[in-house]
RNA sequence: GAAGCUAGCCAGACAGUCGCCGCUUAGUAAUAAGGGGAGGAAAGUCCGGGCUGCACAGAGCGGGAUGACGGCUAACGGCCGUACGUCGCGAGACGAGGAAUAGGGCCACAGAGACGAGCGUAUUAAGUUACGGUGAAACGCGGUAACCUCCAUCCGCAGCAAGACCAAAUAGGCUGGCAUUGGCGUGGCUCGCGCUGCCAGCGGGUAGGUUGCUUGAGCGCACGAGUAAUUGUGCGCCUAGAUGAAUGACUGUUGCGUGCAGCAAUGCACGACAGAACCCGGCUUAUCGGCUAGCUUCUUUC
Numbered sequence: 001g002a003a004g005c006u007a008g009c010c011a012g013a014c015a016g017u018c019g020c021c022g023c024u025u026a027g028u029a030a031u032a033a034g035g036g037g038a039g040g041a042a043a044g045u046c047c048g049g050g051c052u053g054c055a056c057a058g059a060g061c062g063g064g065a066u067g068a069c070g071g072c073u074a075a076c077g078g079c080c081g082u083a084c085g086u087c088g089c090g091a092g093a094c095g096a097g098g099a100a101u102a103g104g105g106c107c108a109c110a111g112a113g114a115c116g117a118g119c120g121u122a123u124u125a126a127g128u129u130a131c132g133g134u135g136a137a138a139c140g141c142g143g144u145a146a147c148c149u150c151c152a153u154c155c156g157c158a159g160c161a162a163g164a165c166c167a168a169a170u171a172g173g174c175u176g177g178c179a180u181u182g183g184c185g186u187g188g189c190u191c192g193c194g195c196u197g198c199c200a201g202c203g204g205g206u207a208g209g210u211u212g213c214u215u216g217a218g219c220g221c222a223c224g225a226g227u228a229a230u231u232g233u234g235c236g237c238c239u240a241g242a243u244g245a246a247u248g249a250c251u252g253u254u255g256c257g258u259g260c261a262g263c264a265a266u267g268c269a270c271g272a273c274a275g276a277a278c279c280c281g282g283c284u285u286a287u288c289g290g291c292u293a294g295c296u297u298c299u300u301u302c
Stems, first nucleotide, its partner, number of pairs: 001298010012254007020037002023034004039273001043284002046282005051159004063155005068082005084095004098150002103148002105144003115140001119132004163211004173202006182196005218237008256271006
């Protein structure tokens, strides 16, 4: 210098103007001031947990998931380490994995015959003994569990539209009081019974509102334990909380990249994937461009 491998990080910067959604302070209010306002995946909703409700004395059946060994964690199907196998010159990448003597099923092509014994040749008193081209497996206690199954471990169900609270109008319900007159029904009549009126109270539900709601298995730094995942101690920090759902638009300067024009100076245009919705840990998928660290192979020079 070239080509690569692994891990981590950024996702243009600064200033101004006008807006939008929360918070704090002042104010009776109008309003003013201050401060905060999307992501590495907020996505898919695939796996695990917190939280909430139902059900609760527990167990079983059914169903699902996982499966080397050891560790991490709140938990996991995640992550780390080690062994093994395949690929790569290499740094490294990928990943099958309990049981075949509990039982059932299946074994392509080839081969006379493919799982249970038969068949051919030779042989023997006798299915008695030996051999048999093919094929992964052949004359027998072979293979396959990514076929069912068995074993071990784990899993109750539903989800913030969970759940809790406040609570109109209208209609209906219950209770009490008043009216007991009228109307309707009870097949025609009488009594009785029921419905229908007004007022007051009670309770449930709906619209609507409040809460759950963001301080948390939190983030940063230092030191320590550990190969690592991870973890202990100390110090510091607060970093969205909307609900017909905010997080935007414009201007100026400037950095990087691409394209076009130009001899050049320079000018013009464009800027990845995508956007919170109870929270967290993972996995998977999408993604312009750039940075840092460690390592590998080759080449050149000293």
A computed fold for a 302-nucleotide RNA from Methylotenera sp., annotated as Bacterial RNase P class A. The RNAcentral record of the sequence draws on ENA. A source record names the gene rnpB. The prediction has a mean pLDDT of 77. Rfam family: Bacterial RNase P class A. By type it is a ribozyme.